[in-house]
RNA sequence: GAAGCUUGCCAGACCGCCGCUGGUGCAAUCUGGGAAACCAGGCACUGGAGGAACGUCCGGACUGCACAGGGCAGCGUAGGAGGUAACACCUCUCCACCGUGAGGUGAGGAUCAGAGCAACAGAGACGAGCCGAUUCAGUUCGGGUGAAACGGGCAAUCUCUACGCGCAGCAAUACCAAGUAGGCACACGUUGACGGGGCCCCCGGAGUGUGCGGGUAGGUAGCAUUGAGCCGGGUGGGCGACUCCCGGCCCAGAUUAAUGGCGGUCACACCGGGCAACCGCAAGGAAGCCCGGCGCACAGAAUCCGGCUUAUCGGCGAGCUUCACAC
Numbered sequence: 001g002a003a004g005c006u007u008g009c010c011a012g013a014c015c016g017c018c019g020c021u022g023g024u025g026c027a028a029u030c031u032g033g034g035a036a037a038c039c040a041g042g043c044a045c046u047g048g049a050g051g052a053a054c055g056u057c058c059g060g061a062c063u064g065c066a067c068a069g070g071g072c073a074g075c076g077u078a079g080g081a082g083g084u085a086a087c088a089c090c091u092c093u094c095c096a097c098c099g100u101g102a103g104g105u106g107a108g109g110a111u112c113a114g115a116g117c118a119a120c121a122g123a124g125a126c127g128a129g130c131c132g133a134u135u136c137a138g139u140u141c142g143g144g145u146g147a148a149a150c151g152g153g154c155a156a157u158c159u160c161u162a163c164g165c166g167c168a169g170c171a172a173u174a175c176c177a178a179g180u181a182g183g184c185a186c187a188c189g190u191u192g193a194c195g196g197g198g199c200c201c202c203c204g205g206a207g208u209g210u211g212c213g214g215g216u217a218g219g220u221a222g223c224a225u226u227g228a229g230c231c232g233g234g235u236g237g238g239c240g241a242c243u244c245c246c247g248g249c250c251c252a253g254a255u256u257a258a259u260g261g262c263g264g265u266c267a268c269a270c271c272g273g274g275c276a277a278c279c280g281c282a283a284g285g286a287a288g289c290c291c292g293g294c295g296c297a298c299a300g301a302a303u304c305c306g307g308c309u310u311a312u313c314g315g316c317g318a319g320c321u322u323c324a325c326a327c
Base pairs, nucleotide, nucleotide: 001323002322003321004320005319006318007317008316009315010314012266013265014264015263016262017261018260020048021047022046023045024044025043026042030041031040032039033038050298055308057307058306059305060304061303062169063168064167065166074165075164076163077162078161079093080092081091082090083089094108095106096105097104098103109160110159114158115157116154117153130143131142132141133140173221174220175219176218183212184211185210186209187208188207194204195203196202227250229249230248231247232246233245234244236243237242268295270293271292272291273290274289275288278285279284
């Protein structure tokens, strides 16, 4: 210098103006909506997407139901040891395969429990035998093909072994709670309750009134300030995953579904034009500078957390490998 392997990280920065949305404080306990529950409204300060928020694949937290204990069935996992709340994740390591190598990949338990399967070729493919020669005698020798011919293979076919798993999911679940229609109780009622705007006549007339209870619409909580939390430090432990100690911090959150728009300066990439150090006899090449344009990937939280998979313009860092050259 070229080509690679592994791993960590960024995902434009700053300023101004105008918005959207959560929280806290202040304020009349006021105004509006609503039967209520509850919601909305002002000002100030302040928080406001990601490394994958994707997928919803695996594991948990949480919630309801079920549950003495054990077994069967079903589903899942599979070298060994460890990490973790847990896992199908992660780490170390053994073995096999791939690579010159750094490294990568692995559904890697069991075929002395049982069943099943084996293309083509071959006389014969799981049953042992068959064919040729030979011998007193299945006694001895040979047998083309095929991955495999009598001793085996496949468990990514069933199966067995060991271990794990109760079922459902935030549309979980808990609370508040109309209207309408059912339900229950009591009272009155054809000896006329009740209605016809108060009373009487009159007319209609079989139900009427009160209370209770469950559910629905609607609302609130769950739900996002205290956790498997984030950041920094450790000449703490461990090969490592991880863990321990100390210090600091509080960090998005709805269902009208917020997280945006405009302008400016700078940075970066690309395109066009111009200038140009320097190299070269020349043709030409060319670091860099200026102007203009354009662009900035994949993608958008929805109960929360740990993983895995997939998508991703461009760029930065670290360790290592192979080859070539120079000293």